[in-house]
Context: one part of a larger RNA
Molecule: large-subunit ribosomal RNA, domain II
Organism: Micromonosporaceae bacterium
RNA sequence: GCCUGCGAGUUAGUGGUGCGUGGCGAGGUUAACCCGUGUGGGGUAGCCGUAGCGAAAGCGAGUCUGAAUAGGGCGUUAUAGUCGCGUGCUCUAGACCCGAAGCGGAGUGAUCUACCCAUGGGCAGGUUGAAGCGCGGGUAAGACCGUGUGGAGGACCGAACCCACCAGGGUUGAAAACCUGGGGGAUGACCUGUGGGUAGGGGUGAAAGGCCAAUCAAACUCCGUGAUAGCUGGUUCUCCCCGAAAUGCAUUUAGGUGCAGCGUCACGUGUUUCUUGCCGGAGGUAGAGCACUGGAUGGCCUAGGGGGCCGACAAGCUUACCGAAGUCAGCCAAACUCCGAAUGCCGGUAAGUGAGAGCGUGGCAGUGAGACUGCGGGGGAUAAGCUUCGUAGUCGAGAGGGAAACAGCCCAGAUCACCAGCUAAGGCCCCUAAGCGUGUGCUAAGUGGAAAAGGAUGUGGGAUUGCAGAGACAACCAGGAGGUUGGCUUAGAAGCAGCCACCCUUGAAAGAGUGCGUAAUAGCUCACUGGUCAAGUGGUUCCGCGCCGAUAAUGUAGCGGGGCUCAAGCACACCGCCGAAGCUGUGACACUCACACGUGUACUCCGCCGCUACCCCCUUGGGGGUGGUGGUGCAGGUGUGUGGGUGGGUAGGGGAGCGUCCUGCCACCGGGGAAGCGGCCGGGUGACCGAGCCGUGGAGGUGGUGGGAGUGAGAAUGCAGGC
Numbered sequence: 001g002c003c004u005g006c007g008a009g010u011u012a013g014u015g016g017u018g019c020g021u022g023g024c025g026a027g028g029u030u031a032a033c034c035c036g037u038g039u040g041g042g043g044u045a046g047c048c049g050u051a052g053c054g055a056a057a058g059c060g061a062g063u064c065u066g067a068a069u070a071g072g073g074c075g076u077u078a079u080a081g082u083c084g085c086g087u088g089c090u091c092u093a094g095a096c097c098c099g100a101a102g103c104g105g106a107g108u109g110a111u112c113u114a115c116c117c118a119u120g121g122g123c124a125g126g127u128u129g130a131a132g133c134g135c136g137g138g139u140a141a142g143a144c145c146g147u148g149u150g151g152a153g154g155a156c157c158g159a160a161c162c163c164a165c166c167a168g169g170g171u172u173g174a175a176a177a178c179c180u181g182g183g184g185g186a187u188g189a190c191c192u193g194u195g196g197g198u199a200g201g202g203g204u205g206a207a208a209g210g211c212c213a214a215u216c217a218a219a220c221u222c223c224g225u226g227a228u229a230g231c232u233g234g235u236u237c238u239c240c241c242c243g244a245a246a247u248g249c250a251u252u253u254a255g256g257u258g259c260a261g262c263g264u265c266a267c268g269u270g271u272u273u274c275u276u277g278c279c280g281g282a283g284g285u286a287g288a289g290c291a292c293u294g295g296a297u298g299g300c301c302u303a304g305g306g307g308g309c310c311g312a313c314a315a316g317c318u319u320a321c322c323g324a325a326g327u328c329a330g331c332c333a334a335a336c337u338c339c340g341a342a343u344g345c346c347g348g349u350a351a352g353u354g355a356g357a358g359c360g361u362g363g364c365a366g367u368g369a370g371a372c373u374g375c376g377g378g379g380g381a382u383a384a385g386c387u388u389c390g391u392a393g394u395c396g397a398g399a400g401g402g403a404a405a406c407a408g409c410c411c412a413g414a415u416c417a418c419c420a421g422c423u424a425a426g427g428c429c430c431c432u433a434a435g436c437g438u439g440u441g442c443u444a445a446g447u448g449g450a451a452a453a454g455g456a457u458g459u460g461g462g463a464u465u466g467c468a469g470a471g472a473c474a475a476c477c478a479g480g481a482g483g484u485u486g487g488c489u490u491a492g493a494a495g496c497a498g499c500c501a502c503c504c505u506u507g508a509a510a511g512a513g514u515g516c517g518u519a520a521u522a523g524c525u526c527a528c529u530g531g532u533c534a535a536g537u538g539g540u541u542c543c544g545c546g547c548c549g550a551u552a553a554u555g556u557a558g559c560g561g562g563g564c565u566c567a568a569g570c571a572c573a574c575c576g577c578c579g580a581a582g583c584u585g586u587g588a589c590a591c592u593c594a595c596a597c598g599u600g601u602a603c604u605c606c607g608c609c610g611c612u613a614c615c616c617c618c619u620u621g622g623g624g625g626u627g628g629u630g631g632u633g634c635a636g637g638u639g640u641g642u643g644g645g646u647g648g649g650u651a652g653g654g655g656a657g658c659g660u661c662c663u664g665c666c667a668c669c670g671g672g673g674a675a676g677c678g679g680c681c682g683g684g685u686g687a688c689c690g691a692g693c694c695g696u697g698g699a700g701g702u703g704g705u706g707g708g709a710g711u712g713a714g715a716a717u718g719c720a721g722g723c
Base pairs, nucleotide, nucleotide: 001723002722003721004720005719006718011093012092013091015090016089017088018087019086020085021084022083023082024081027048028047029046033042034041035040052059053058062074063073064072065071096234097233099231103224104223105222106221107220108219114198115197116196117195118194119193120192121191122190123188125157126156127155128153132149133148134147135146136145137144161185162184163183165182166181167180168179169178200216202212203211204210237657238656239655240654241653242652247260248259249258250257251256261367262366263364264363265362266361267360268359269358272357274352275351276350277349278348279347280346281345287339288337289336293333294332295331297329298328299327300326304322305321306319307318308317309316370395371394372393373392374391375390376389377388378387379386400411401410402409415588416587417586418585420584421583422582426578427577428576429562430561431560435575437574438573439572440571441570442569448564454548455547458545459544460543461542462541463540464539465538466537467536475532476531477530478529479528481505482504483503486500487499488498511526515524516523589647590646591645592644593643594642595641596640597639602638603637604636606633607632608631609630610629611628612627613626614625615624616623617622658712660709661708662707663706664705665704666703667702668701669700676696677695678694679693680692681690682689683688
């Protein structure tokens, strides 16, 4: 891991409450117990109901409060209960099952290990050479020195022994701590045998919270014990109907709970609901505005202040300074409003709708982590697949089609069947169903098929304006002069460093000069003018589509791909088609509503009989199968028929069933072969079932109708076994 078996809402209480059903009924009923063995008889204590109010005494259709004959509260005035059985929920119990870490009690442990006690044992070999002592020297005597002797040491090297510092290996190991090679101690605070002692909030500890039997921040065993678990996991057959919530308030509350909201079921009410039109209302949002409250820009005016002049003081004059108030113009505001919508909300009325509408009472819930998208806001950075409200939708609990793929986007709400049709979104060159459709334009960038500020004689269209046959624009030829080198400045300044001015003349025209250039001149050029040529040529602005801006990591990789250019791109218009579980068609099932019929009618089905159509066999007659129609049985089932509507679904509510085991009653099957097992065939909407058949098996089994449950397995890191 798989297979098989086991494995979770039970039981009790004369508890509470609702529903169903039954007995009796203003009553209902016994409990213990007794007699007794019959699901029998007795037993009236007690309980509930028939009257309430008050804390109570108590009073009583009233009573309490109160001084009250007041007011007010709760009652009366419409009487149904009670005892069983079944069932939903609940309370008390382990209370659907499994699961702690832990707490307490009583005990068991020092054969591991920590320390201690008693008594034994062990330490190859080698080295060093303390004190003391002898002798010699030395001294007044000493000290001291030398040399021998001696054999001290938590002394040295190093086996046994003890330890465990490093590395490698091992790490489903040879081993639940090892192996190998190095390493440390090795006469000591040494190692070790045997016996003994200290025990769980206790021991022991050269102290690491270490060790106390592979267990230690409180050992192990049993018991309290099924501790508790607002937590996690699991919770077993089917079909049918409806169908949520992730919100508000409160909470030692925030992943829990209570009440409300939203679901379901029963009973009641019977359009009260909803939508639209009309009528009548309340309001201060969007917008706008500046009349208030504030903010804020500029001008005018100016109180006041500063500066300057003047002045003995006071005054006065003045000001490119600041500037209240006022005024003019232009602005800003969630907590500003002289104004002020659209929606929405409330009420009335009319019509429509008749929806699993509304409302009331009661039983049973679940939910109280929400998510994204559009719109209106707050927070944030007008960040976030961010956060928090409001509002609508979808997902949640929703399948199908589209968006390549893609809970929350677009279309659309799946009862079932069909090798039928029409559409939605989205599509129609190929992959890939349907148009390389039609018409007119645009785009040249593969733009389409990602992006900004900004930039640009890209290109198409519109508007407006200048110049132009009295010749424009571009090109070419020619001129582009004189006063004058304007004045100033400067070393110089001559159109062209800079400052000022910017005139006059001749002319077709020519600036006291547009740029290059020179040290300064010179030189080239432009503006401006004539000529040649010949018909358009400039500016501004708006709109459409493009261009640049544009750099990332596995591989093109920012159309799903191929590929696409009068498109297979973009815009407008049009005609077709494809396209879904949508809609339609045909058939079927279920639920619900309305109407009709009805307690023996109607429908369906089975058997039999008659008639008839088709097919096959035999083919003379006839026989078999399928379908239609009529009669009949008293053999079955369901109320039946017609029409309308409905049938996605998690939590959850309600309804109807299947199957397993035991059992009462009735009826059957079985050695001429029960159950079980394997298979064939068939039936039912499903759980499932079997008229039957074959094989195996070898003794019990089944149907109907009741009753009772240890009653249904795929999950719980489930339990046991097998492989």